[in-house]
RNA sequence: AGCGAAAAAGGCAAACUGGUCGCGAGGCCAGGACGCAAAGCUAUGGGUCCAGCUCUUCAAGAGAAGACUUUGGACCGCCAGGCUACCGAAC
Numbered sequence: 001a002g003c004g005a006a007a008a009a010g011g012c013a014a015a016c017u018g019g020u021c022g023c024g025a026g027g028c029c030a031g032g033a034c035g036c037a038a039a040g041c042u043a044u045g046g047g048u049c050c051a052g053c054u055c056u057u058c059a060a061g062a063g064a065a066g067a068c069u070u071u072g073g074a075c076c077g078c079c080a081g082g083c084u085a086c087c088g089a090a091c
Base pairs, nucleotide, nucleotide: 002091003088004087011036012035016031017030018029019028020027021026034077040083041082042081044080045079046078047075048074049073050072051071054067055066056065057064058063
């Protein structure tokens, strides 16, 4: 350094619920634990999602559905990449 133990210490916290912020995706706080050895940090590539634009279809209209990825966002607990890190059995 790889690696990751039916080890020890410590850590994080899905769904759901309450509060709050946001048009929304979602964020934060508290409760709560499905899980996690980077479930620590980072939107760099892919991906997913939201809003707006544009286009198409439907509709008398209000509007609805879909497409695009040009614009602005969200998610790293989707997959990669980058940065950093606790512990120490076996190999």

The prediction has a mean pLDDT of 84. Predicted 3D model of a 91-nucleotide RNA (c-di-GMP-I-GGC riboswitch aptamer) from a Planctomycetales bacterium. Of the family's consensus pairs, 95% are formed in the model. Taxonomically the source falls in Planctomycetales (Bacteria, Pseudomonadati, Planctomycetota, Planctomycetia).